[in-house]
RNA sequence: GCGUCAGGUUCGGGAGAAUCCGGCGGGCCCCCCAAGGCCCAUCGGUGCCGAAGGAGCAACCGCCCCGGUAAACUCUCAGGCGCAAGGGACCGUUUCUGACGA
Repeated sequence: GCGUCAGGUUCGGGAGAAUCCGGCGGGCCCCCCAAGGCCCAUCGGUGCCGAAGGAGCAACCGCCCCGGUAAACUCUCAGGCGCAAGGGACCGUUUCUGACGA
């Protein structure tokens, strides 16, 4: 120097699900207040989503008890559910480190 794998780094791509209900607060509409309407933020409820993280297991392995063990599967604890942003498993790419191989 080459190949495979793992981890980090650079750049690019990257899904799903609520125009739901209620409370406190704020803003706008209104000459002013109230009422009402709309919007924002937050809290709670209900419904929903799966692709951070987390949990579960078939084959298999350890003789048995019992234990170990995968995922994009299952659960939905966490997270999320207008657009955008952010996040995002994973994919490609850049580069570095480590292990193994010839």